[in-house]
RNA sequence: AGGCCACCCUAGGGGUGCCCGGCGCGCCGGGCUGAGACACACCCUUGGAACCUGAUCCGGCUCGUACCGGCGGAGGGAAGCGGUGGGCAGCGACA
Numbered sequence: 001a002g003g004c005c006a007c008c009c010u011a012g013g014g015g016u017g018c019c020c021g022g023c024g025c026g027c028c029g030g031g032c033u034g035a036g037a038c039a040c041a042c043c044c045u046u047g048g049a050a051c052c053u054g055a056u057c058c059g060g061c062u063c064g065u066a067c068c069g070g071c072g073g074a075g076g077g078a079a080g081c082g083g084u085g086g087g088c089a090g091c092g093a094c095a
Base pairs, nucleotide, nucleotide: 004086005085006084007083008082009080010079011045012044013043014042016039017032018031019030020029021028022027023026051076052075053074057070058069059068060067
């Protein structure tokens, strides 16, 4: 010098489901999972599994979402010659 990690700045991307009850039927209350279930928050940004598509998908499990496996490292998907800090590994030199 460079890689890595964390945080910050600027810019951008993304999701918001399931169950139960009530009724004015799209709202209210309670519960579940989750980082987040419309939060002045959270997650992700090409080294990209944030998220979308296939998909009202297939198998297991569950009241159901969730979860596990498959589809599948399939297709798509949003950044900087940015800043600060940290110790670590590699390489080189010397002893």